[in-house]
Source information:
Large-subunit ribosomal RNA, domain VI, 258 nucleotides, folded computationally. Rfam family: Bacterial large subunit ribosomal RNA.
Context: one part of a larger RNA
RNA sequence: CGUAAGAAUAUUGAUGAGAUCUGUCCUUAGUACGAGAGGACCGGGAUGGACAAACCUCUAAUGUACCAGUUGUCAUGCCAAUGGCAUAGCUGGGUAGUCACGUUUGGAAUGGAUAACCGCUGAAAGCAUCUAAGCGGGAAGCCAACUCAGAGAUAAGUAUUCUAUCAUUGAUAAGUCACCUUCGAGACUAGGAGGUUGAUAGGUUGGGGGUGUAAGGGCUGUGAAGUCUUUAGCUGACCAAUACUAAUAUGACGAACA
Numbered sequence: 001c002g003u004a005a006g007a008a009u010a011u012u013g014a015u016g017a018g019a020u021c022u023g024u025c026c027u028u029a030g031u032a033c034g035a036g037a038g039g040a041c042c043g044g045g046a047u048g049g050a051c052a053a054a055c056c057u058c059u060a061a062u063g064u065a066c067c068a069g070u071u072g073u074c075a076u077g078c079c080a081a082u083g084g085c086a087u088a089g090c091u092g093g094g095u096a097g098u099c100a101c102g103u104u105u106g107g108a109a110u111g112g113a114u115a116a117c118c119g120c121u122g123a124a125a126g127c128a129u130c131u132a133a134g135c136g137g138g139a140a141g142c143c144a145a146c147u148c149a150g151a152g153a154u155a156a157g158u159a160u161u162c163u164a165u166c167a168u169u170g171a172u173a174a175g176u177c178a179c180c181u182u183c184g185a186g187a188c189u190a191g192g193a194g195g196u197u198g199a200u201a202g203g204u205u206g207g208g209g210g211u212g213u214a215a216g217g218g219c220u221g222u223g224a225a226g227u228c229u230u231u232a233g234c235u236g237a238c239c240a241a242u243a244c245u246a247a248u249a250u251g252a253c254g255a256a257c258a
Stems, first nucleotide, its partner, number of pairs: 001152001005163007015149004021049007033038001051106005059100001061098002066093005071086006110144003117137004165171002175253004179195005200246003203242005209235003216229005
């Protein structure tokens, strides 16, 4: 810009893309077959490999704004307690998130038309012949079926709902955008949740999870230390509650004939 008014929501599906893999074991059955050796079709069940998707309950990894221990040195006047630097100083753990080595799921079933091939009926050619007319079977392949995208599918689709006024090149409606708080969304855009008629983010409070028993004080010991207060103290992302803080205010765009 178009889809002959402007919008919101829900859709149809032309078409395109993806997927399509396979082993072993048990059973049928040591059956059919075969002198024996050997050894099935068809059907039923179990369990793997590779690949793909999703997820984080478990097992691990990471977790540089969480917790603890600890070395050297400097500083806060000193003790104590802390802070800075040394790869995050080093070490032991670890929430959320992200992940695989982890978990779950998938390639199943089915139909149609066929290839090679196998047939029925059957002439030309009194026979024969799957073919010439006609009619069947038949593949991991083809078309559907499964998943995803999808009306610029210009043949521009469909359904429901909303607005349909002034006015004359403008103002408005439904609505949209800007702006702002943000996110399991994200390169930017876009998309989702919200904007006081509010739980959108932060804070606060409570909880969860993590770390592992803080500081101060008491007691015991000559002391290093131990012990009680104390399953304490601290705590990023997690779950809730709560308007305390910030989403204030405002601007722009945006409709028609008959």
The coordinates come from a structure-prediction model, not an experiment, and the mean pLDDT is 88.
The full RNA is in RNAcentral, with records from ENA.